Model confidence (mean pLDDT): 85 of 100.
Predicted 3D model of a 498-nucleotide part of an RNA (small-subunit ribosomal RNA, 5' domain) from an uncultured Eubacteriales bacterium.
It matches the Rfam family "Bacterial small subunit ribosomal RNA".
RNAcentral holds the full RNA, with entries from ENA and SILVA.

Context: one part of a larger RNA
RNA sequence: GGACGAACGCUGGCGGCGUGCCUAACACAUGCAAGUCGAACGGAGUUUGCUUUCGGGCAGACUUAGUGGCGGACGGGUGAGUAACGCGUGAGCAACCUGCCUUGGAGUACGGAAUACCGGCCGGAAACGGUCGUUAAUACCGCAUGAUGUUGCGGAAAGACAUCUUUCUGCAACCAAAGAUUUAUCGCUCUGAGAUGGGCUCGCGUCCGAUUAGGUAGUUGGUGAGGUAACGGCUCACCAAGCCUGCGAUCGGUAGCCGGGCUGAGAGGCUGAACGGCCACAUUGGGACUGAGACACGGCCCAGACUCCUACGGGAGGCAGCAGUGAGGGAUAUUGCACAAUGGGGGAAACCCUGAUGCAGCAACGCCGCGUGAGGGAAGACGGUUUUCGGAUUGUAAACCUCUUUUAUCGGUGACGAUAAUGACGGUAGCCGAUGAAUAAGCCACGGCUAACUACGUGCCAGCAGCCGCGGUAAUACGUAGGUGGCGAGCGUUGUCC
Numbered sequence: 001g002g003a004c005g006a007a008c009g010c011u012g013g014c015g016g017c018g019u020g021c022c023u024a025a026c027a028c029a030u031g032c033a034a035g036u037c038g039a040a041c042g043g044a045g046u047u048u049g050c051u052u053u054c055g056g057g058c059a060g061a062c063u064u065a066g067u068g069g070c071g072g073a074c075g076g077g078u079g080a081g082u083a084a085c086g087c088g089u090g091a092g093c094a095a096c097c098u099g100c101c102u103u104g105g106a107g108u109a110c111g112g113a114a115u116a117c118c119g120g121c122c123g124g125a126a127a128c129g130g131u132c133g134u135u136a137a138u139a140c141c142g143c144a145u146g147a148u149g150u151u152g153c154g155g156a157a158a159g160a161c162a163u164c165u166u167u168c169u170g171c172a173a174c175c176a177a178a179g180a181u182u183u184a185u186c187g188c189u190c191u192g193a194g195a196u197g198g199g200c201u202c203g204c205g206u207c208c209g210a211u212u213a214g215g216u217a218g219u220u221g222g223u224g225a226g227g228u229a230a231c232g233g234c235u236c237a238c239c240a241a242g243c244c245u246g247c248g249a250u251c252g253g254u255a256g257c258c259g260g261g262c263u264g265a266g267a268g269g270c271u272g273a274a275c276g277g278c279c280a281c282a283u284u285g286g287g288a289c290u291g292a293g294a295c296a297c298g299g300c301c302c303a304g305a306c307u308c309c310u311a312c313g314g315g316a317g318g319c320a321g322c323a324g325u326g327a328g329g330g331a332u333a334u335u336g337c338a339c340a341a342u343g344g345g346g347g348a349a350a351c352c353c354u355g356a357u358g359c360a361g362c363a364a365c366g367c368c369g370c371g372u373g374a375g376g377g378a379a380g381a382c383g384g385u386u387u388u389c390g391g392a393u394u395g396u397a398a399a400c401c402u403c404u405u406u407u408a409u410c411g412g413u414g415a416c417g418a419u420a421a422u423g424a425c426g427g428u429a430g431c432c433g434a435u436g437a438a439u440a441a442g443c444c445a446c447g448g449c450u451a452a453c454u455a456c457g458u459g460c461c462a463g464c465a466g467c468c469g470c471g472g473u474a475a476u477a478c479g480u481a482g483g484u485g486g487c488g489a490g491c492g493u494u495g496u497c498c
Base pairs, nucleotide, nucleotide: 001498002497003496004495006494007493008492009491010490013370014369015368016367017366018365019363020362021328026326027325028324030323031322032321035070036069037068040067041066043064044063045062046061047060048059049058050057051056077281078280079279086206087205088204089203090202091201092200093199096198097197101194102193103192104191105190106189107188108187110142111141112140118133119132120131121130122129123128149174150173151172152171153170154169155168156167157166158165159164179186180185207253208252209251214244215243216242219241220240221239222238223237224236225235226234256278257277258276259275260271261270262269263268283304284303285302286301287300306317307316308315309314334360336359337358338357342356343354344353345352346351373403374402375401376400383394384393385392386391408435409434410433411432412431413430417425442487443486444485445484446483447468448467449466453482454481455480456479457478463470464469
């Protein structure tokens, strides 16, 4: 000198764009943050119409507790853990999976038994259950058909990297489905290919400590088996005794990694806020279930700590989502508006949901822009300061004259963002008119480094100070005043990095 997610002191007019718990991954009141589908299903309720043997029946519209489907694995948060194939980069999978989507091929035949809701009875303070009865489905089950599918046994060709892989062909075994409807379609099943998303393996790179030198028994390898989507000590039985290590194993400390950011001429050093990619976590620890996908933030089970309710028998909860509260701290915002846009989930659609997102609010926290007036004006006014008492300086500064209106206030008009409709922002931005210099300047320094000096007060006191150093009676270094210099809606100080 530059930089900052900054803080503190003094000061403070406006706008645009950004940014805003770095500390206690501390505890959380309250509200909201993941639902949707009646074009899968049977009911129930409200209502309209038609009909009736007055019991009712049929049809339509709307609502939806339950069964069922899809989605709650995305989006959003945080950085505790992790020195690791976690991340980065480059390869590999002849060892793998992939719902929805795209594109081919083939099909969608026949049956069955339940169950929630509901009703009866019962238990419980509640949370929530038990039993009996009835019922539907795109819920569940059986069965038919079936190959380009899977498995096994053969044949031929080609390829490669040991196990093998690909293509053609023969035989055997095995496996499927669901309907809805406004008749336009939307679905369902099997299978090939693609796309997308993931899983696994490897080369290289990835902080400090030797005042950490040995570490390791599923440990290292083999055979066999189990398990997985898949390879593999991943797990198990048996066998062998290996494996890592001075090119730093092990242990300890610290830490999410990267694209990037800051600085620097560069080499490098430091860093990982915001935005984007990956990873990990969701009160602490463990576990699986469902599913295409989780070992699952707003799912389940168990254990621990904590909080709450209780009729004491037993239950409920998880803000590192958005706001907000307490606490900690030098320190960090509203319990806002809207789904109008972009995107996501569901739905055939209308539409519903969306604290993602778009906006608004607060904060000079940062960057950028604008303003606080412009021109003229010497009796060089008054006042202040100083003085050698002549003057000098503040100083064209003011007054005064002329002008302008960015900004401000008031009135009018009024968007783009939306392509037919639909705008939270917002009567916002912008534009037009009116009023009137009107509403708007401070902070730090002035001994040298370092731009800028005098007077008074004080008297090694009070104090200053980044370093050198000032202050003990004329202090340009302390305090005040005048003047000057620097920057300017900021200016200084402190902290951290280069």